Predicted 3D model of a 74-nucleotide RNA (transfer RNA) from Candidatus Methanoplasma sp. The sequence is in RNAcentral, with records from ENA. Its Rfam family is "tRNA". It is annotated as a transfer RNA. The organism belongs to Candidatus Methanoplasma, within Archaea.

RNA sequence: GGGCUGGUAGAUCAGUUGGCCAGAUCGCUUGCUUUGCAAGCAAGAAGUCGCGAGUUCGAAUCUCGCCCAGUCCA
Numbered sequence: 001g002g003g004c005u006g007g008u009a010g011a012u013c014a015g016u017u018g019g020c021c022a023g024a025u026c027g028c029u030u031g032c033u034u035u036g037c038a039a040g041c042a043a044g045a046a047g048u049c050g051c052g053a054g055u056u057c058g059a060a061u062c063u064c065g066c067c068c069a070g071u072c073c074a
Stems, first nucleotide, its partner, number of pairs: 001073007010026004019057001028044005050066005
């Protein structure tokens, strides 16, 4: 330098046929329960979907450029 895979909540990930309020588990906060803690139950917060631009009525999803990580080739 080139090819491929990936980047989504604090963590691990799902979601790509373009349209349902962007979701799951763990973690976090609050409440119930307990003498107290844990466990359990209920509720809640947390995301400009790596960055920028384009296409479209509409983009996490399609196109282009760039950044980062992994891997392969030279």